[in-house]
This record gives sequence, structure tokens and C1' cells, in this order.
RNA sequence: GGACGGCUAGCUCAACGGUAGAGCAUCGCAUUUACACUGCGGAGGUUAUAGGUUCGAAUCCUUUGCCGUCCA
Repeated sequence: GGACGGCUAGCUCAACGGUAGAGCAUCGCAUUUACACUGCGGAGGUUAUAGGUUCGAAUCCUUUGCCGUCCA
């Protein structure tokens, strides 16, 4: 230099172009003498960046950045 993959909650990952979710973690309550386990509930997101297409974009197109694999 070239090809390809990835970037979404604190972490690991989902999500036909039509309300952004799960598990773990965290907080509260119940339970216990207490802790743990368990049950119930809550909070937590500029979907890496900037544009474009569309009635509507995490999803499609383009740009930039970062990480990884391969080729030279």
C1' cells in the first nucleotide's frame, strides 16, 4: 500500500428498514440472626464519527477513526 471482518448498556452479545433487548454486573424490596442463594422490581444507550437515501436508519450508501485477520 491492497482485501476482508468488527465497533450497540459497566462486560459478553442480540436486534426483517417500523417502540433498541438479553445474560452477567449494579441499585431497591422480600427472604435470613447475619451473609450467600433465590424471588420480585428499578436504573442504566448521542447504536465509534460525520454526511446521504427514505415517510421512517443500529440496519442501506459514502467519509473519517480505532481494533483484528490475510496479501504484498